[in-house]
């Protein structure tokens, strides 16, 4: 010094499944970073909106379409792998010590 991994702040995106007591509050188990709270409207359960956590932000597998998908597994599932060098998806944001590059001085 073009730039800049980690890092952290800003702004933006995302899901909240299966099961048991039994059917609702409500306690339990499985997965996995994450299945939580509150409001509200209509109606006996849906639906949005706000808000905590976690994640992922174009180097994009966070998350969505195929999908009520195909195979194995399980008490059961978007549980596990295909599908997938397939299609969408939210910042060319400023910072920023590591490495790296160059120039100058000093020793040797």
């Nucleotide at each position: 010094g073009u730039a800049u991994u980690a890092c952290a702040c800003u702004g933006g995106g995302g899901g909240u499944g299966c099961u048991g007591c039994a059917u609702a509050a409500g306690c339990g188990g499985c997965u996995g970073a994450g299945a939580g709270a509150a409001a509200c409207a209509g109606a006996u359960u849906u639906g949005u909106u706000u808000u905590a956590a976690c994640c992922c932000u174009u180097c994009g597998a966070a998350c969505u379409c195929g999908a009520a998908c195909u195979a194995g597994a399980u008490a059961a599932u978007c549980c596990u792998a295909g599908c997938g060098u397939g299609g969408g998806g939210a910042a060319u944001g400023a910072g920023g010590u590591c490495a790296c590059c160059u120039u100058u001085g000093u020793a040797a």
The RNA shown here (TPP riboswitch aptamer (THI element)) has 108 nucleotides and comes from Virgibacillus sp. The same sequence occurs in records of 2 taxa. Its Rfam family is "TPP riboswitch aptamer (THI element)". About the family: Vitamin B(1) in its active form thiamin pyrophosphate (TPP) is an essential coenzyme that is synthesised by coupling of pyrimidine and thiazole moieties in bacteria. Gene Ontology term of the family: thiamine pyrophosphate binding. The organism belongs to Virgibacillus, within Bacteria.